[in-house]
RNA sequence: CCACGAAAAGGCAAACCGUCGGAAACGACGGGGCGCAAAGCCACCGGCCGACUCCUCCCGGCGCCAUUUCCGGGGAACGGCAGCGGGGCUACCGAAU
Numbered sequence: 001c002c003a004c005g006a007a008a009a010g011g012c013a014a015a016c017c018g019u020c021g022g023a024a025a026c027g028a029c030g031g032g033g034c035g036c037a038a039a040g041c042c043a044c045c046g047g048c049c050g051a052c053u054c055c056u057c058c059c060g061g062c063g064c065c066a067u068u069u070c071c072g073g074g075g076a077a078c079g080g081c082a083g084c085g086g087g088g089c090u091a092c093c094g095a096a097u
Base pairs, nucleotide, nucleotide: 003097004094005093011036012035016031017030018029019028020027021026034083040089041088042087044086045085046084047081048080049079050078053076054075057074058073059072060071061070
């Protein structure tokens, strides 16, 4: 120094409550404290969530075919979650190994 995670000091803060922002998921601040050794930061990959938008594409309602409209679902785009997993960047302490 790296892996690693005993100890100590210090740190963060789930649910829930209040105020505010947002269409929502959710976020900010205050209280709170379930937990956390990266629960510090980044939506790159997978996943989950939302539904203001598109509907060019796919499926269904929908019939032999085609077209149009509507509804639902998927998908896309958009947004959210870093306390879902992976990945990237950074970092305090120093027992055992």
The RNA shown here (c-di-GMP-I-GGC riboswitch aptamer) has 97 nucleotides and comes from an uncultured Alphaproteobacteria bacterium. The coordinates come from a structure-prediction model, not an experiment, and the mean pLDDT is 81. The sequence was found by an Rfam model in a public genome assembly.